[in-house]
The RNA shown here (SAM riboswitch aptamer (S box leader)) has 121 nucleotides and comes from an Anaerolineales bacterium. The model forms 91% of the base pairs in the Rfam consensus.
RNA sequence: CUCUUAUCCAGAGAAGCGGAGGGACCGACCCUUUGAUGCUUCGGCAACCAGACCACAAGUUAUGGUGCCAAAUUCGGCAAAUAAAAAUAGCUCAGGCUAUUUAUUAUCUGGAAGAUGAGAG
Numbered sequence: 001c002u003c004u005u006a007u008c009c010a011g012a013g014a015a016g017c018g019g020a021g022g023g024a025c026c027g028a029c030c031c032u033u034u035g036a037u038g039c040u041u042c043g044g045c046a047a048c049c050a051g052a053c054c055a056c057a058a059g060u061u062a063u064g065g066u067g068c069c070a071a072a073u074u075c076g077g078c079a080a081a082u083a084a085a086a087a088u089a090g091c092u093c094a095g096g097c098u099a100u101u102u103a104u105u106a107u108c109u110g111g112a113a114g115a116u117g118a119g120a121g
Stems, first nucleotide, its partner, number of pairs: 001121008013042005021031003025077004043069003048065003051061003073113001078110002081107004085102007
């Protein structure tokens, strides 16, 4: 780096260094000189893998290997369904009704992409 598979609406921050961008990409939105992102130290969360307890499993634990500690993976991106809105057309004296469409909105489902673990190449 590629493939397979599981998970991703919960949880968990202080100090020091340093000095301008950062949140993967695009759009939106947000964080940030009241010092971000990053690095170091300490602390914590979690329980994927191994270990320990347990006869196995389930479960518990937190010793080791990872991981993580703004916002749901920050939200959306592609597709379907439903509802709304708008436009157009038709019907109706009228209120209004029906049909079609969509560079619109919302909800929901699935997918894509990404991240992390485990396994394989």
Source information:
The coordinates come from a structure-prediction model, not an experiment, and the mean pLDDT is 83. Rfam family: SAM riboswitch aptamer (S box leader). About the family: The SAM riboswitch is found upstream of a number of genes which code for proteins involved in methionine or cysteine biosynthesis in Gram-positive bacteria.